[in-house]
Context: one part of a larger RNA
RNA sequence: CUGGGCGUAAAGGGUGCGUAGGCGGUACGUUAGGUCUGUCGUGAAAUCCCCGGGCUCAACCUGGGAAUGGCGGUGGAAACCGGUGUACUAGAGUAUGGGAGAGGGUGGUGGAAUUCCAGGUGUAGCGGUGAAAUGCGUAAAGAUCUGGAGGAACAUCAGUGGCGAAGGCGGCCACCUGGCCCAAUACUGACGCUGAGGCACGAAAGCGUGGGGAGCAAACAGGAUUAGAUACCCUGGUAGUCCACGCCCUAAACGAUGAAUACUAGAUGUUUGGUGCCUAGCGUACUGAGUGUCGUAGCUAACGCGAUAAGUAUUCCGCCUGGGAAGUACGGCCGCAAGGUUAAAACUC
Numbered sequence: 001c002u003g004g005g006c007g008u009a010a011a012g013g014g015u016g017c018g019u020a021g022g023c024g025g026u027a028c029g030u031u032a033g034g035u036c037u038g039u040c041g042u043g044a045a046a047u048c049c050c051c052g053g054g055c056u057c058a059a060c061c062u063g064g065g066a067a068u069g070g071c072g073g074u075g076g077a078a079a080c081c082g083g084u085g086u087a088c089u090a091g092a093g094u095a096u097g098g099g100a101g102a103g104g105g106u107g108g109u110g111g112a113a114u115u116c117c118a119g120g121u122g123u124a125g126c127g128g129u130g131a132a133a134u135g136c137g138u139a140a141a142g143a144u145c146u147g148g149a150g151g152a153a154c155a156u157c158a159g160u161g162g163c164g165a166a167g168g169c170g171g172c173c174a175c176c177u178g179g180c181c182c183a184a185u186a187c188u189g190a191c192g193c194u195g196a197g198g199c200a201c202g203a204a205a206g207c208g209u210g211g212g213g214a215g216c217a218a219a220c221a222g223g224a225u226u227a228g229a230u231a232c233c234c235u236g237g238u239a240g241u242c243c244a245c246g247c248c249c250u251a252a253a254c255g256a257u258g259a260a261u262a263c264u265a266g267a268u269g270u271u272u273g274g275u276g277c278c279u280a281g282c283g284u285a286c287u288g289a290g291u292g293u294c295g296u297a298g299c300u301a302a303c304g305c306g307a308u309a310a311g312u313a314u315u316c317c318g319c320c321u322g323g324g325a326a327g328u329a330c331g332g333c334c335g336c337a338a339g340g341u342u343a344a345a346a347c348u349c
Stems, first nucleotide, its partner, number of pairs: 003321004007303002012317001014201004021194003025088007033081002035077008049065006091191001092188005097182003103177007110154001115149007125136002162169002206247006215241002220236004258316006266294012278281001298305002322349003331342004
C1' cells in the first nucleotide's frame, strides 16, 4: 500500500459540540493545478530480455535492438476534479402563526405511608420463621385514638405513552430556560455532511469539606440453618443512600446495531400536528413528525432484519485481524485516593 469485516462469531467510540482534514447541490462563463494527448530533451555504460556473431559446445566474450517506475521543456483538449466570476433554490438556515411534552434549573407547596416523641383507652403479649431463637414488652409494649417532630419518595392517572444527544427525566404551583413538530407565505443563497486532536456532558458505586439522617442498608454484632456456613433466613445496625460545593469518568453506558443523505411492496395499532368529506359521529379519507407489531423484494451462517434495514448506494469517523498470558506489565498522561486511559512481550495451546 492492499483485502475482508464490525446485531448475536473478534470488532460501533457512553453521548454531544466542534478545530484541522476528507467529502459536497443546480446553470452559464473563465482558468488550466489535477486529468488526457502530440512532440522534444533526458533517463551513462555494464547487467536483465530479444535477434545475431566468436571461442569444437557451454559458462564466458561480443554487435544490434528492446526495455528503463520516471523527470523536465513545449504545443494542444476542456468533459470530469480543483481555482475563479456571475446567477439560481430543490440542501441548510431565518422570520411570522400555532402545537405537544416526567427536557433542564431555582424557589415554594400538598397528601398518603414508615419511624420517633407526648398524651388518652387498654392488658399480656408482640415480633419473626419452614420451624425457631436472638430482639421488644408489666418501668405498660403490640393494638387503637389525638396531637407533634423529621426525613425521604411521590400510589391511582400510567400507556411496546411522552421528552431528552446520551446518561436520564414522574405529586402540585410559579419563575428562568433548551430543543422538537406542523401550516402557509416571505427572506438569506450551498451558508452543507462527517469529524483525528480538543472541549463539554456523563447511571450507580466511590472520594473531599460542611450539613442532614425517617425508611432502607454494604461492613459489623447476635440468633438460626449446616459436617462447616466468614452465606442464603431472622433480629439489630454504621458508612452510604438525601442536600450544597468540588472530584471521580466507569457500566450488559444495549437496539450488544456510529453519523448524514437518497432510493426500494404493503397491512395494522398508538402519540401529536395539518387538510378534506359527509349521514356532524363512537365517523371516514388524505398528508407530516414520532413510536410499536406483522410482512414483500432483497439481505443473512442461521437466528432474524425488513422505509425506525441488518435491503440498494455514496461520504466521513471509530474499531477488528486465533485462544490464553491481558485490558495485565512497563512508560506516559489524568486523579486526593480508589483507580482511569493509552497499551505490549516472553512463554504457551
Molecule: small-subunit ribosomal RNA, central domain
Organism: Acidithiobacillus ferrooxidans